[in-house]
Context: one part of a larger RNA
Molecule: large-subunit ribosomal RNA, domain I
Organism: symbiont metagenome
């Protein structure tokens, strides 16, 4: 040095575990904001670094209701203190809420500077953006009047995951290159609005029979078409559900706001059945022996696997104030009569499954342009004949989407390199001018009973005795694999 056996150390896989996530199902909710959001700074505790609350009334203040023994978040520890005269702690409803932010009195390098006017005894308080509508009062050029200013009231403004509508519009990509074409009206930008939005009550459709708003699902159907007839792109008649709902335009209405009145569901939280004995153990909930209750044998917890030890659960009770639903009554308010610069054509575009095509139908940028129900539009060029419908005005629930987000629950989902990025001080730390980028990191034990007290050692580290403990080979801690790094012995050089 090897090699094998044993014991350790480092290390932290595995296994078990769940506080956290994942994807749904059911209900609820669908907005918050000038009465200053969202988000955020800075402050607030006896001590007080993070987080969590709260805001100079600052881990709270007040009123009502619940609930009853202990209480002063996490967060342990000392001190002060509070509470059956009912505290902490839950729900309701209030009150305060510093400064930045739409931020709005000006300005700014957000959390900061500076100003006017009025109130006021200091101390302070209140007001003072812009834009729109409406009203007042003023008021040029210019008689009247208008423009413009002046106050008043109201409303807007920002923010917010998805879904909607609607203006705008790509490219990579396919077409095995590539221009039409497709990717696609998608992404992306912009406005707007709702809890849904849009659409809607036939100037449909059909086809000679007849159907009868509009949305959404299944099929019709990869049909019929389109289509450098290439790649692709793709309906509709009808048929089956799903939900049904129709009305106004001066009236026996519609709708939007209220007013009362009744109703039901409803906040903390309450009531909620039934178990002993005995072995084994550290410890019973397992073993045995016998009982019990179930509208409760969902689930969790207690030293090991509990229907009956808790907490629940089934089943039952509950009220305040607001707000909302639904019925009922009952007020205001708005809506002035069938739609002409309309159909329609030319010219260009564009939407329609339809790329000018034999293109009909819808939309308009241009130029144009009727009829008036003894008329008009459609029925896929056009023309007759027949059927059909009634534009050029108005609303509308229901069946559809979509979940930042609450409350119930579900899982042949994860289980710590998984599962959110993120079970821990996580969008932290840390990186970057900066827009962004972005980790790692759970697990003593039923209990802290966390090792008093002695040795060794530097008044360490770290070990050694002794205690606790069921176990310290549970003590930076559960089990504790392998690489790696030692001891000891046997064996070979």
């Nucleotide at each position: 040095g090897g090699c094998g056996u044993u014991u350790g150390g480092c290390g932290g896989a595995u296994g078990c575990c769940u506080u956290g996530g994942c994807a749904c199902u059911g209900a609820g909710a669908g907005g918050c904001g000038a009465u200053g959001a969202a988000g955020g700074a800075c402050g607030u505790g006896g001590c007080a670094g993070g987080c969590u609350g709260c805001g100079a009334u600052a881990a709270g203040c007040u009123u009502c209701g619940g609930g009853g023994a202990g209480u002063u978040g996490c967060c342990a520890g000392c001190a002060c203190a509070c509470u059956u005269u009912g505290a902490u702690c839950c729900g309701a409803a209030g009150a305060u809420u510093u400064c930045c932010g739409a931020a709005u009195g000006g300005g700014g390098a957000a959390a900061c500077c500076c100003c006017a006017u009025c109130c006021a005894u200091c101390a302070g308080g209140a007001u003072g953006a812009u834009c729109g509508u409406c009203g007042a009062c003023u008021g040029a050029a210019u008689c009247c009047a208008u423009a413009g200013g002046u106050c008043g009231a109201c409303g807007a403004g920002g923010c917010g995951a998805a879904c909607c509508c609607g203006g705008g519009g790509a490219a990579c990509u396919g077409a095995a290159a590539c221009a039409u074409c497709u990717c696609a009206g998608u992404a992306c930008c912009c406005g707007g609005a709702g809890g849904a939005a849009a659409g809607g009550a036939c100037a449909u459709c059909a086809a000679c029979a007849g159907a009868g708003a509009c949305u959404c699902c299944g099929c019709u159907a990869g049909u019929a078409g389109u289509g450098g007839c290439g790649a692709g792109c793709g309906a509709a008649c009808g048929c089956g559900g799903a939900c049904c709902a129709g009305g106004c335009c001066a009236g026996u209405g519609a709708u939007a706001c209220g007013a009362u009145c009744g109703u039901a569901a409803g906040a903390a939280c309450c009531g909620g059945a039934a178990c002993a004995c005995u072995c084994u153990g550290g410890a019973a909930a397992g073993g045995g022996u016998g009982g019990c209750c179930a509208a409760a044998g969902c689930g969790g917890g207690u030293g090991a696997u509990a229907g009956c030890c808790c907490c629940g659960u089934a089943c039952g009770g509950g009220u305040a104030g607001a707000a909302a639903g639904c019925g009922g009554u009952u007020g205001u308010a708005u809506c002035c009569u069938c739609g002409a610069g309309u159909a329609g054509g030319g010219c260009g575009g564009g939407a329609c499954a339809c790329g000018u095509g034999u293109a009909a139908u819808c939309c308009u940028g241009u130029c144009u342009g009727a009829a008036c129900a003894u008329g008009g539009g459609g029925g896929g060029a056009u023309c007759a004949c027949c059927c059909u419908c009634c534009a050029a005005g108005c609303c509308u629930a229901a069946g559809u989407a979509c979940u930042c987000c609450u409350c119930a629950g579900u899982g042949a989902c994860c289980g710590a390199u998984a599962g959110u990025g993120a079970a821990c001080a996580a969008g932290u730390a840390c990186c970057g001018u900066g827009a962004g980028g972005g980790a790692a990191a759970g697990g003593u034990g039923a209990a802290a009973a966390g090792c008093a007290c002695c040795c060794c050692g530097a008044u360490a580290a770290g070990g050694g005795g002794a205690g606790u403990g069921a176990a310290a080979a549970a003590g930076a801690c559960c089990u504790g694999a392998a690489a790696c790094c030692g001891a000891a012995c046997g064996c070979c050089u």